[in-house]
Molecule: c-di-GMP-I riboswitch aptamer
Organism: Pyrinomonas methylaliphatogenes
């Protein structure tokens, strides 16, 4: 220095749950603190496939009491890497 992850240490990250705020979005839902607190050595980022999962503007079809409403369908819209499976890159410490 690599590989790999025992110990301890500075930090880090933030499942989930409580408040406070304001925007952005048809909605899911993003993004900022403050607290509690599961757990993670890449539970740091960036890309590729696949999965579940939520949402349903437009669109579409029916229906009504018809210049709109209601119901269904749908993702090009979001959410999970703390889903899978690979790949690319930064990193703390330093046993075997």
């Nucleotide at each position: 220095c690599a590989c790999c992850g025992a110990a301890a240490a500075u930090g880090g990250c933030c499942a989930u749950c409580c408040g406070c705020g304001a925007g952005c979005g048809a909605a899911a839902g993003c993004u900022g603190u403050g607290g509690a607190g599961c757990g993670c050595a890449a539970a740091g980022c960036c890309g590729c496939u696949c999965g579940a999962c939520c949402u349903a503007a437009a669109c579409g079809c029916g229906c009504g009491a018809c210049g709109c409403g209601c119901g269904c369908g749908c993702a090009c819209g979001g959410u999970c890497c703390g889903g899978a499976g690979c790949g690319g890159u930064u990193g703390c410490c330093g046993a075997a």